[in-house]
């Protein structure tokens, strides 16, 4: 330096261009217990940033940033 994949909740991950972005697990709460633990409700939490297409973008297209791989 040139290509590639990736970036979504605290972690690990999903989401043929259209529903109110979901699950696990962690966290808060309330039940349940003699107190825990496990269970059962309820709840807070996220689309790396900017722009473009497009009725409509997590998703498509450019550049940025970061991370990981491959050539040289």
């Nucleotide at each position: 330096g040139c290509c590639c994949u990736c970036a979504u909740a605290g972690c690990u991950c999903a989401a043929c261009g259209g529903a109110u972005a979901g699950a696990g697990c962690a966290c808060a709460g309330c039940c349940c217990u003699g107190c825990g633990a496990a269970g059962g409700c309820u709840g807070a939490g996220a689309c790396a940033g900017a722009g473009g297409u497009u009725c409509a973008a997590u998703u498509c297209c450019u550049c940025u940033u970061g991370a990981g791989g491959g050539c040289a």